Small-subunit ribosomal RNA from an uncultured archaeon, 1480 nucleotides, folded computationally. RNAcentral holds the sequence, with entries from ENA and SILVA. Its Rfam family is "Archaeal small subunit ribosomal RNA". The literature on the family includes a 2001 paper in Science by Yusupov et al., "Crystal structure of the ribosome at 5.5 A resolution".
RNA sequence: UCCGGUUGAUCCUGCCGGAGGGAACCCCUAUCGGGCUCGGACUAAGUCAUGCAAGUCUGCCGAAGGCCCCCGCCUUCGGCGGCGAACGGCUCCGUAAUACGCGGUCAACCUACCCUGGGGAGGGGGAUAACCUCUGGAAACCGAGGCUAAUCCCCCAUAGGGACGAAGUGCUGAGAUGCCUUCGUCCCGAAAGUAGGCGGAGGGGUUAUGGCUCCGCCAAGGCCCCAGGAUGGGACCGCGGCCCAUCAGGUAGUAGGUGGGGUAACGGCCCACCUAGCCGAAGACGGGUACGGGCGGUGAGAGCCGGAGCCCGGAGAUGGCCACUGAGACAAGGGGCCAGGCCCUACGGGGCGCAGCAGACGCGAAAACUCCGCAAUGCGGGAAACCGCGACGGGGCGAGCCCGAGUGCCUCCCUAAUAGGGAGGCUGUCCCCGAGCCUAAACAGCUCGGGAUAGGAAGGGGAGGGUAAGGCUGGUGCCAGCCGCCGCGGUAAAACCAGCUCCCCGAGGGGUUCCCACGCAUACUGGGCCUAAAGCGUCCGUAGCCGGCCCUGUAAGUCCUCGGUUAAAUCCACUGGAAGACCAGUGGACUGCCGGGGAUACUGCAGGGCUAGGGACCGGGAGGGGCCGAGGGUAUUCCCGGGGGAGGGGUAAAAUCCGUAGAUCCCGGGAGGACCACCAGUGGCGAAGGCGCUCGGCUGGAACGGGUCCGACGGUGAGGGACGAAAGCUGGGGGAGCGAACCGGAUUAGAUACCCGGGUAGUCCCAGCCGUAAACGAUGCCGGCUAGGUGCUGGGCGGGGUUUUGGCCCCGUCCGGUGUCGAAGGGAAGCCGUUAAGCCGGCCGCCUGAGGAGUACGGCCGCAAGGCUGAAACUUGAAGGAAUUGACGGGGGGGCACCACAAGGGGUGAAUGCCUGCGGCUCAAUUGGACUCAACGCCGGAAAUCUUACCGGGGGCGACAGCAGGAUGAAGGUCAGGCUGAAGACCUUACCAGACGAGCUGAGGGGUGGUGCAUGGCCGUCGCCAGCUCGUGCCGUGAGGCGUCCUGUUAAGUCAGGCAACGAGCGAGACCCCCGCCCCUAGUUGCCAGCGGCAUCCUUCGGGAUGGCCGGGCAAACUAGGGGGACUGCCGGCGAGAAGCCGGAGGAAGGAGGGGGCCACGGCAGGUCAGUAUGCCCCUAAUCCCCCGGGCCGCACGCGGGCUGCAAUGGGCGGGACAGCGGGAUGCGACCCCGAGAGGGGGAGCAAAUCCCUAAAACCCGCCCGUAGUUGGGAUCGAGGGCUGCAACUCGCCCUCGUGAACCCGGAAUCCCUAGUAACCGCGCGUCUACAUCGCGCGGUGAAUACGUCCCUGCCCCUUGUACACACCGCCCGUCAACCUGCCCGAGUGGGGCUGGGGCGAGGUCUAGUCUUCUCCUUCGGGAGGAGGCUAGAUCGAGCCUUGGCUCCGCAAGGGCGGGUAAGUCGUAACAAGGUAGCC
Repeated sequence: UCCGGUUGAUCCUGCCGGAGGGAACCCCUAUCGGGCUCGGACUAAGUCAUGCAAGUCUGCCGAAGGCCCCCGCCUUCGGCGGCGAACGGCUCCGUAAUACGCGGUCAACCUACCCUGGGGAGGGGGAUAACCUCUGGAAACCGAGGCUAAUCCCCCAUAGGGACGAAGUGCUGAGAUGCCUUCGUCCCGAAAGUAGGCGGAGGGGUUAUGGCUCCGCCAAGGCCCCAGGAUGGGACCGCGGCCCAUCAGGUAGUAGGUGGGGUAACGGCCCACCUAGCCGAAGACGGGUACGGGCGGUGAGAGCCGGAGCCCGGAGAUGGCCACUGAGACAAGGGGCCAGGCCCUACGGGGCGCAGCAGACGCGAAAACUCCGCAAUGCGGGAAACCGCGACGGGGCGAGCCCGAGUGCCUCCCUAAUAGGGAGGCUGUCCCCGAGCCUAAACAGCUCGGGAUAGGAAGGGGAGGGUAAGGCUGGUGCCAGCCGCCGCGGUAAAACCAGCUCCCCGAGGGGUUCCCACGCAUACUGGGCCUAAAGCGUCCGUAGCCGGCCCUGUAAGUCCUCGGUUAAAUCCACUGGAAGACCAGUGGACUGCCGGGGAUACUGCAGGGCUAGGGACCGGGAGGGGCCGAGGGUAUUCCCGGGGGAGGGGUAAAAUCCGUAGAUCCCGGGAGGACCACCAGUGGCGAAGGCGCUCGGCUGGAACGGGUCCGACGGUGAGGGACGAAAGCUGGGGGAGCGAACCGGAUUAGAUACCCGGGUAGUCCCAGCCGUAAACGAUGCCGGCUAGGUGCUGGGCGGGGUUUUGGCCCCGUCCGGUGUCGAAGGGAAGCCGUUAAGCCGGCCGCCUGAGGAGUACGGCCGCAAGGCUGAAACUUGAAGGAAUUGACGGGGGGGCACCACAAGGGGUGAAUGCCUGCGGCUCAAUUGGACUCAACGCCGGAAAUCUUACCGGGGGCGACAGCAGGAUGAAGGUCAGGCUGAAGACCUUACCAGACGAGCUGAGGGGUGGUGCAUGGCCGUCGCCAGCUCGUGCCGUGAGGCGUCCUGUUAAGUCAGGCAACGAGCGAGACCCCCGCCCCUAGUUGCCAGCGGCAUCCUUCGGGAUGGCCGGGCAAACUAGGGGGACUGCCGGCGAGAAGCCGGAGGAAGGAGGGGGCCACGGCAGGUCAGUAUGCCCCUAAUCCCCCGGGCCGCACGCGGGCUGCAAUGGGCGGGACAGCGGGAUGCGACCCCGAGAGGGGGAGCAAAUCCCUAAAACCCGCCCGUAGUUGGGAUCGAGGGCUGCAACUCGCCCUCGUGAACCCGGAAUCCCUAGUAACCGCGCGUCUACAUCGCGCGGUGAAUACGUCCCUGCCCCUUGUACACACCGCCCGUCAACCUGCCCGAGUGGGGCUGGGGCGAGGUCUAGUCUUCUCCUUCGGGAGGAGGCUAGAUCGAGCCUUGGCUCCGCAAGGGCGGGUAAGUCGUAACAAGGUAGCC
């Protein structure tokens, strides 16, 4: 201090995730030491075996043992008694206040032991345990009788105390009710003795003195009383600290009073009576959760979260209740009772309570030894010694935390290496052994000595991004898996699983869950609400919050200062323990609270004043403001009368419908309901909803102006109240038109719609509900401040014009309203901008990812419909806002194209026709590719073998290396036989021959095997397009924009003008080739105008024709090289004085002369691994190579492209004419001969302007055919023949004869073409042994029709909308079906908690009676007191039974909703005017 994730990209909003720290647990791993207030808190305050955890004491009695015995003493045990056991230790259930914290109060209290001061201990009496003897009982234990002591119990006295009353000049204090003094009455009413020392007397016993008893004195430590203190507690008050309002009202001892009871003490704590209060939105009551604090974690802080361990306080001790004892308890290791659990039992009855230390089970993800010691600290008892203490001090176990250390060092060698490995050497922390010190004893530690082949000591996670570290290898192939998030994996995976390498931390490293931070993401510090989530539909107003100017007072807030407190520990600083953790000391801090003193600006409070806020009043005006009443108008509909005559109506087109029973239409009259054209506005009024004919009545508000009055009366507004469009509801009316539902007619695949014909609620009125809306300016209300321009509207002031003076118009200015554009500023942007979304202040409402969901449950409202309030589980990595670039639109504008239309011409689509390609089917195989344009006479240019990639069969092939084999003979050859279609290919047998060998592993070669989704190259196509970009600059937060836009123009982003652009590049153009005109050069193989000659032919004899030949020539033609020519240059018009356009002249040619080549940035994962190249994968004795045969040609079908035709603009026969491009050597082949022909036999010439192919055909002339399936058409089939070739069966071509099919002009649909074009005609070449209806070229004949348009199909530009960006072949919605999952309702059912009523009721307390017993007194009648039993009453009361209510949880037939899931079904709702604009 951020980073990843919504997009094609951007900015923003927003959440999710990552990086840091802490805690518990889990996983892997682990050498050592120290420290710690660490370790069954989290779940089961679940249950517990066993041992231990609280005793001690000469005050007293007893027993046993010892001291030889007695007395006595000692030890042990038991008992009486005292003190303690109310502490310490454990736990966190309960508890939201009976608790805790901070600060106060007690004038309402107690306090054992301790301290200080004062005083005192006189007399008398009694009981009982132990013990002894017995009873009962299994036991636990209980009971009876008898004896006895005391620091045990009782009485009296004295001291003293208490209560009440009174007094006091008393004391403290804010205040006496307190204290003190005095008096009176009443009541209560103390004590304990004993070690030890000294002295005296006495007894027992003995060898013997003291210890025994009694008396006196001293006397530690005890005892009693009073007062004070200290300590510890009790009580009360203020303030503080959780969630839910889907808990809003709660409360009968409730609130208070009087009197009483009770307590240490106040109190409604308890009781009787009286009063009717008390608490509550500043959250009562209820529910949930929870011990509280010091503190701990985190954080810059504010905060948020936690509160185990240590300290303080509280509470609890199996659940619950109760009292006793006591200074103190309602008592963890005391008692009683109930409940539940466990144990013993002789069934009669008993016992127990680890949330003490260890330990066990259980629970769980989760937590230690049944250790040592009282040496230290401390506690209890004791005078003390001492005893006891699972408090505590120590040790053990655990990577729980913190701190410290090590796992080696040097040299040489291998190596790229400071990895590693080897060799040699060194060191010794730790470690191991021994001793001493330390310690209660040990451990550890310290010191010393010894030991050595460094020996015993490194892991965990990660390496696609975020995030540090691989563009390594192998495996896998949307599988297996990974992933916090984004996302990886579908055959080249830096992401899976491994290896290697690397990165991070390191005796640790990772993971899961929770918390904090990150998060300014609940925003106090420190956010927002026009469109992202968010302003209540509007107004009024309660509480609250906030509040104008001046003065005075006060001092609550506020500020300063002082004092007290804020326990210790913790935290900070320093110092010390050698350093660290840790411990100790000193100081500080702990932002708080309380009290004293001071200040008074501001706020508050009190008082006084003011007028600028606000209100009232007055004046003349504006207005669809509201309510009521009256009046009017047009139209529609209906009815009546008249006219009229066959249609009307409706639509895209129709039909339903109305109409000869007279419609529609026209005229007249009438009825009824609703509405209120024009005026009308971007305008006015109203709080909003909303308000529109005219007039009248009643009434609300605002603006302007005046500045008369009030004097802060104000602003906002939680709750609350009122108003509130349409639809809807209730009752009553009304009903013309319109019109949900509904019924018809159409449309459609369907049409429960859109369109049409009808039509009920409703729409209208009155009364009453509802209370919602995209109730919108998606913008709460009020106030102040911050540039303006321009319109409309109301009012005022000033000026001007006009006037039939009412007024009207214009200008300036002020105030109010309402629009628009804009400075600054704001904003994510769009935009807002004095009518703020700017800058400030006040108050309210609301938001916190999306979905689930405005749903469920609960509550309130409503007649209902429903409204208001309003979740969660679960799901998800986004959902969103604004803007950008594209793409798209059944959006708009402009421009363009015969792969668009129109106007035309010719076709295709029809042909049991043919050719060819494709699909399909078939097959051993029918090899493979290409699939809209842009696959389908395409790869490939027609496949007999070959080609050939397919199928069947046969055969062959491994350079090189290693291993195995091989002179006991490898590979090879061969007779015969077998096998076979055939074959020394193989097998059998044998021979020849003489060194290699293919069995295994690698490797090599080969592969038309795979992947065109790994590629190069090439090609197609968008594109017969006019676009695509860059530099600088400018604009924008940015994506990006401007430039490239606009206007005109062009074939063109062509050019011109404008412009925050100015320039530039790739395209277009220019350029290159062919053709068209002219010129120059050249002249054989080409040509022949003119000249001469020859030859041939024809001849009407005059002559003519023929470059055929020679001479000659190169003029023309031609050939092929060069050059010229055309540039809107000229004229007119249009245009802007431009670019350019239209027309014209000239010209062979005009506005790009015609045709072609070339063809941008890029897209289409377009096509091609089968042309070649090439990565990776795969096959290796076969997916390689060769051969033979077959297939690619198969045929029930479907499609594309062609051919031939259907005929007379034709066909047949005969005759005649005119090309160009090209090709030619195992070639083209003249010419001759043979054949009817195909063709055959010879064969000149020609490697070519020379020779040949070569004839061109349509055309022209003549004849026939006569509209017929024909003399059209030629398929099919038959026969004969020819050619090529090794070979024509599958499966070639040609000739002749015969056969003569469909077809008589082609449905829907569709293709091409704008001039030498279409159409028709033939020719050449390619392939090629042969085969052309194909392809590429060539020439011949030669139309028609536009001179336009954007309707269809598309393209370009601008603009617009978008929920699209894989980009409309897009996106996306709902039902249904299937599976998974969460929730809601639910007859009922099971359980928990709380609570009302009734009953039973263990036990306690109180009172009364009675009985028993004890003590004391006694005047012997009795009295007083205590204890116990029984009975009765009252009361408290656990628990149990019963009945009702509230609440929570579980289960549940069935019903319902949501979410998710793979390519399910049906439709097409939404996004582009989404094809009926969408939404509320």